Context: one part of a larger RNA
RNA sequence: UGACGGGGGCCCGCACAAGCGGUGGAGCAUGUGGUUUAAUUCGACGCAACGCGAAGAACCUUACCGGGGUUUGAACUGACCUAGACAAUUGCAGAGAUGUAACGUUCUCUUUUUAAGAGACUGGGACAGAGGUGCUGCAUGGCUGUCGUCAGCUCGUGUCGUGAGAUGUUGGGUUAAGUCCCGCAACGAGCGCAACCCUUGCCCGGAGUUGCCAUCAGGUUAAGCUGGGCACUCUACGGGGACUGUCGGCGAAAAGCCGGAGGAAGGUGGGGAUGACGUCAAGUCCUCAUGGCCUUUAUGCCCCGGGCUACACACGUGCUACAAUGGGCGGUACAAAGGGCUGCCAACUCGCAAGAGUGAGCGAAUCCCAAAAAGCCGUUCUCAGUUCGGAUUGCAGUCUGCAACUCGACUGCAUGAAGUUGGAAUCGCUAGUAAUCGCGGAUCAGCAUGCCGCGGUGAAUACGUUCCCGGGCCUUGUACA
Numbered sequence: 001u002g003a004c005g006g007g008g009g010c011c012c013g014c015a016c017a018a019g020c021g022g023u024g025g026a027g028c029a030u031g032u033g034g035u036u037u038a039a040u041u042c043g044a045c046g047c048a049a050c051g052c053g054a055a056g057a058a059c060c061u062u063a064c065c066g067g068g069g070u071u072u073g074a075a076c077u078g079a080c081c082u083a084g085a086c087a088a089u090u091g092c093a094g095a096g097a098u099g100u101a102a103c104g105u106u107c108u109c110u111u112u113u114u115a116a117g118a119g120a121c122u123g124g125g126a127c128a129g130a131g132g133u134g135c136u137g138c139a140u141g142g143c144u145g146u147c148g149u150c151a152g153c154u155c156g157u158g159u160c161g162u163g164a165g166a167u168g169u170u171g172g173g174u175u176a177a178g179u180c181c182c183g184c185a186a187c188g189a190g191c192g193c194a195a196c197c198c199u200u201g202c203c204c205g206g207a208g209u210u211g212c213c214a215u216c217a218g219g220u221u222a223a224g225c226u227g228g229g230c231a232c233u234c235u236a237c238g239g240g241g242a243c244u245g246u247c248g249g250c251g252a253a254a255a256g257c258c259g260g261a262g263g264a265a266g267g268u269g270g271g272g273a274u275g276a277c278g279u280c281a282a283g284u285c286c287u288c289a290u291g292g293c294c295u296u297u298a299u300g301c302c303c304c305g306g307g308c309u310a311c312a313c314a315c316g317u318g319c320u321a322c323a324a325u326g327g328g329c330g331g332u333a334c335a336a337a338g339g340g341c342u343g344c345c346a347a348c349u350c351g352c353a354a355g356a357g358u359g360a361g362c363g364a365a366u367c368c369c370a371a372a373a374a375g376c377c378g379u380u381c382u383c384a385g386u387u388c389g390g391a392u393u394g395c396a397g398u399c400u401g402c403a404a405c406u407c408g409a410c411u412g413c414a415u416g417a418a419g420u421u422g423g424a425a426u427c428g429c430u431a432g433u434a435a436u437c438g439c440g441g442a443u444c445a446g447c448a449u450g451c452c453g454c455g456g457u458g459a460a461u462a463c464g465u466u467c468c469c470g471g472g473c474c475u476u477g478u479a480c481a
Stems, first nucleotide, its partner, number of pairs: 001481002003478003007475007015465002019429005026320008034311002042053002064306007077128002080125005089102005107119005131295002134293003140289002142284003145280001147278001152191006158167003171182003197272004202240004207235002211230003216227003243266001246260005322422001326381007338369003343362002348357003388419001393414007435457007
């Protein structure tokens, strides 16, 4: 100087408390351990691994296993020899990769044009070298997680100390903040904080189609449907607006704090992006790059099939429930944000349905996906393992795709399991939040209960900081560095 303490003081955080909803019990989905296996590819392991890499494992992917092939190779560069266009198509063998046969084709340029030379491409041979998701993340770059959006981490000069170092950065207040004020052997400065950026909330301006419809006219069962209009909504731009500016009180004539007015918004308005010096030899050699090592008729490459989907069991994360604030049936409202040409697909017809047929519009503020759902109205069920719950299984189908056996999703009929609110323990959340309800998107041929977004309905509680956890500052002890 740090680190540590079941030392002290001050302070903060959904850290506790106060509340609301869960997990832990059930079934299923998914990841992991374990076991099994020819293989169940690999990585990730307290927080910070375990719906994680994977924003899509039937083939492919694919790295694993079995078998069949191949050796200058699937892709790349250079140079040598040699032959010739190559390709496409078809037949045969084969699981295919591939092999073989037929057909087919005879490149471009120059010159001294029966020929020679040069170039491009392809096949064969030989070579230098390729290739490796092989090892080492404890050799590395880059990227990332984490403490933590915590308020800290440092430097120059000066001063003090023999020195390590100290001071500044400590102290009195204050703040979300090393934020600001005051004081002070310090005076300044940098990286962080804040602000500048995006979004949302209010107003204004010009603009008015594909958006909108107040007034006028036409028109309809109805409808901005038509003429017309740009007032309103909205859209996308450009501005304004909030600064403790103002009033009162407190405070040190400070910084600031408390209350009020005005205001759409008030003291950082809400949300996001933004992550200091560093820590964990944290993670990643399987994104990529890269040193070293290993491999080179194989640890490379091609193909078919299988596996990654196994199942006594254990754990994590979720979904659906156990019902009446509910289930079923009928009727009827109100979103936002997105996506669409190998695409989204209206209307109509067929089918109980998944879907099929046909076919208009739309590269989209125009058309489509598209029904929002919870809600509201009516009706039924009457507390039961049930008209709750839907696992499992049987049969019949639909769709995607060469192909749904291993191993897809969906539909109909039948079947109707566990489950009556969950031990010890444990998680999230402070407001448009939790809870609850549906909608969209990426990936994607097909395939979410996951992920990323969007809106609808919309709470309860916070006395307080003694305690648990994490963190900041000062101080104290130390046999630790």